[in-house]
Context: one part of a larger RNA
RNA sequence: UGACGGGGGCCCGCACAAGCGGAGGAACAUGUGGUUUAAUUCGAUGAUACGCGAGGAACCUUACCCGGGCUUAAAUUGCAGACGAAUUACUUGGAAACAGGUAAGCCGCAAGGCGUCUGUGAAGGUGCUGCAUGGUUGUCGUCAGCUCGUGCCGUGAGGUGUCGGCUUAAGUGCCAUAACGAGCGCAACCCUCGUGGUCAGUUACUAACAGGUCAAGCUGAGGACUCUGGCUAGACUGCCAUCGUAAGAUGCGAGGAAGGUGGGGAUGACGUCAAAUCAGCACGGCCCUUACGUCCGGGGCUACACACGUGUUACAAUGGGAGGUACAGAAGGCAGCUACCCGGCGACGGGAUGCCAAUCUCCAAAACCUCUCUCAGUUCGGACUGGAGUCUGCAACCCGACUCCACGAAGCUGGAUUCGCUAGUAAUCGCGCAUCAGCCACGGCGCGGUGAAUACGUUCCCGGGCCUUGCAAA
Numbered sequence: 001u002g003a004c005g006g007g008g009g010c011c012c013g014c015a016c017a018a019g020c021g022g023a024g025g026a027a028c029a030u031g032u033g034g035u036u037u038a039a040u041u042c043g044a045u046g047a048u049a050c051g052c053g054a055g056g057a058a059c060c061u062u063a064c065c066c067g068g069g070c071u072u073a074a075a076u077u078g079c080a081g082a083c084g085a086a087u088u089a090c091u092u093g094g095a096a097a098c099a100g101g102u103a104a105g106c107c108g109c110a111a112g113g114c115g116u117c118u119g120u121g122a123a124g125g126u127g128c129u130g131c132a133u134g135g136u137u138g139u140c141g142u143c144a145g146c147u148c149g150u151g152c153c154g155u156g157a158g159g160u161g162u163c164g165g166c167u168u169a170a171g172u173g174c175c176a177u178a179a180c181g182a183g184c185g186c187a188a189c190c191c192u193c194g195u196g197g198u199c200a201g202u203u204a205c206u207a208a209c210a211g212g213u214c215a216a217g218c219u220g221a222g223g224a225c226u227c228u229g230g231c232u233a234g235a236c237u238g239c240c241a242u243c244g245u246a247a248g249a250u251g252c253g254a255g256g257a258a259g260g261u262g263g264g265g266a267u268g269a270c271g272u273c274a275a276a277u278c279a280g281c282a283c284g285g286c287c288c289u290u291a292c293g294u295c296c297g298g299g300g301c302u303a304c305a306c307a308c309g310u311g312u313u314a315c316a317a318u319g320g321g322a323g324g325u326a327c328a329g330a331a332g333g334c335a336g337c338u339a340c341c342c343g344g345c346g347a348c349g350g351g352a353u354g355c356c357a358a359u360c361u362c363c364a365a366a367a368c369c370u371c372u373c374u375c376a377g378u379u380c381g382g383a384c385u386g387g388a389g390u391c392u393g394c395a396a397c398c399c400g401a402c403u404c405c406a407c408g409a410a411g412c413u414g415g416a417u418u419c420g421c422u423a424g425u426a427a428u429c430g431c432g433c434a435u436c437a438g439c440c441a442c443g444g445c446g447c448g449g450u451g452a453a454u455a456c457g458u459u460c461c462c463g464g465g466c467c468u469u470g471c472a473a474a
Base pairs, nucleotide, nucleotide: 001474004470005469007468008467009466010465011464012463013462015458016457019421020420021419022418023417026313027312028311029310030309031308032307033306034304035303042053043052064299065298066297067296068295069294070293076122077121078120079119080118081117082116083115084114087104088103089102090101091100092099093098106113107112124288125287127286128285129284133282134281135277136276137275138273140271145184146183147182148181149180150179151160152159153158164175165174166173190265191264192263193262195233196232197231198230199229200228201227205222206221209220210219211218236259239253240251241250242249243248315414319373320372321371322370323369324368332361333360336355337354340351341350342349343348380411385406386405387404388403389402390401391400427450428449429448430447431446432445433444
């Protein structure tokens, strides 16, 4: 000087407490361990691995296994030589890759171009080392800290500043002060939501006027309203009261759409964990070179006594079923989204039309109204299984999704323990997107609808910050 203490003081955080809903029991989905396997490719492993890399494993992907091929090689490029196009079609063998055969087939006056083959120089490697590295990332932690210059103190390591009192979300400020200043962080500047004004109105809107329909901004028209999107105003403890030297605190005070950081996001200091990644990429070293490179067919990554994590669906009446009826936001759309009509119980199919989209389309569910079921392993629950189909795709056996009929398992609220959440939050309800031919999505990322309870408090558990203390150790 730091780190540590079942030492002390002060303070904070869904840390506890107060509440609400879950996990741990069941079935299924998914990841992991283990086991198995020819292979079940590799990585990630307390918090900070385990719906993670993977925002799409039937082939491909694919790195793994088995088998069949190639050796300047799948691609790029230098040199030398040979050929004449490139390429297309047919054919034999084959699982294909590939190997063999036949036919057609260049431009330019030339140099040459273009391409194929042969030789040669480069190749290629998802092989190893993340403990050789760059870059990027997780975490402590959006915690309030981490430092520097000069001065001063100390023999020195170092200290001071950065401590103390008050205050703050904050090393945020005020006061004090051998310190005075400054930097990286904090805050602000950025984006978005919430209010008003102004400008601009098409594809959006419709108050007034007119036309018109079964109905409808449907049409003329309008620039009022909504909305869209540019500019701008607005919030600063600014005003009032009380407390305080001040910074500031308190007020069911005012005004205001919004009040004390208005809500949310982006933004992550010096550093820690030899944390993660050589398989995203790059790169040092090492290793392979008729193979550890590369092409193809098939298989595997989807195995299954079991163990764990994360989820989905339930165990029902605040519910299930049937009928009727209403209301979003954000995003996407041409190898696409598809109105509407017809067929089908349905997945879907056949027509047909609009839209490169504020124009057309995808497009809600819970809620509400009526009826029914009456506490039961049930009209709860839907796993599993049988049958029949639809769609995508060269191809659904291993190994796709969806539909219909039948079948109807476990499960009656879950031990010890444990997780999330403080407001438009939790809970609950549906919708969209990326990836994508299709999809194992119940995942991820977004969007809106309905919409709570509780916080006395800081003794205790966990993590953190500051000061201080210790005959522990470095």